[in-house]
């Protein structure tokens, strides 16, 4: 080093609630605690979600496409890390 235990310490927290910020996706604070060995961390690649602004159609109501925004708890990549049993 790979690996990843019915180990021991520790850590992270879906859903949902409440606060708060956002146009929305959703983010942050408390609570909670599905669950997770990188559920730390980075939007480079795929794939989803938004779509206030901007454009298309349309009498309209509204559809649709987007710059741009989110997801690292979708994957895949990159890149740090705590423990240590078998092999």
């Nucleotide at each position: 080093u790979c690996c990843g235990a019915u180990a021991a310490a520790g850590g992270c927290a879906u859903a949902c609630c409440c606060g708060c910020c956002g146009a929305a996706a959703g983010a942050c604070g408390g609570g909670g605690u599905c669950g997770c060995a990188a559920a730390a961390c980075c939007a480079c690649c795929g794939a989803u979600c938004u779509a206030a602004g901007g454009g298309a159609c349309a009498c309209a109501a509204g559809u649709c496409c987007u710059a741009g925004g989110a997801u690292a708890g979708c994957g895949g990549g990159g890149c740090u890390a705590c423990c240590g049993a078998a092999g």
Predicted 3D model of an 87-nucleotide RNA (c-di-GMP-I-GGC riboswitch aptamer) from a Gammaproteobacteria bacterium. Taxonomically the source falls in Gammaproteobacteria (Bacteria, Pseudomonadati, Pseudomonadota). It matches the Rfam family "c-di-GMP-I-GGC riboswitch aptamer". Its family is annotated with cyclic-di-GMP binding in the Gene Ontology. The model forms 90% of the base pairs in the Rfam consensus. It was read from a public genome assembly, where an Rfam model found it.